[in-house]
RNA sequence: AUUUCAUGCAGAGUGGCUGAGGGACGAGCCCUAAGACGCCACGGCAACCGGAUCUGGUGAUCGUCAGGUGCCAACUCUCGCCCGGUAAUCGGGGACCAUGAGAU
Numbered sequence: 001a002u003u004u005c006a007u008g009c010a011g012a013g014u015g016g017c018u019g020a021g022g023g024a025c026g027a028g029c030c031c032u033a034a035g036a037c038g039c040c041a042c043g044g045c046a047a048c049c050g051g052a053u054c055u056g057g058u059g060a061u062c063g064u065c066a067g068g069u070g071c072c073a074a075c076u077c078u079c080g081c082c083c084g085g086u087a088a089u090c091g092g093g094g095a096c097c098a099u100g101a102g103a104u
Stems, first nucleotide, its partner, number of pairs: 001104008013042005021031003025080004043072003047069003051065003056062001081093004
C1' cells in the first nucleotide's frame, strides 16, 4: 500500500509550550484569543488483540490485573447514494471515513 472481517447512539481531561485555525472530503452546523489545531507531561477510558489470575459468575459470551494498538466536544457532529415515508420530522440499508485484528 492492497484486501478480508468486526465495531462506530457507551465511556474517558488537567497542566505546560505555541499562536490561528480546527471538526477527513463537499454542504450545513459547530468549536476557537475565556487560546482552537499541534506537541509534551501526567491522568483517564475500555473498543480490538494477546497474556496472567480467581475464594467469583454463566449454557456460552464474563470479572479482575498488567501489556500492545486506539481513544478522551458534539451519535462517525449532521447530511451526501438507494429504498420506504412525511406538512416538517423520521425509519432501514449502503458508500466514504476511522480504529482493531488477520492475509498478501
SAM riboswitch aptamer (S box leader) from a Terriglobales bacterium, 104 nucleotides, folded computationally. Lineage of the source: Bacteria > Pseudomonadati > Acidobacteriota > Terriglobia > Terriglobales. It was read from a public genome assembly, where an Rfam model found it. Rfam family: SAM riboswitch aptamer (S box leader). Rfam links the family to the GO term regulation of gene expression.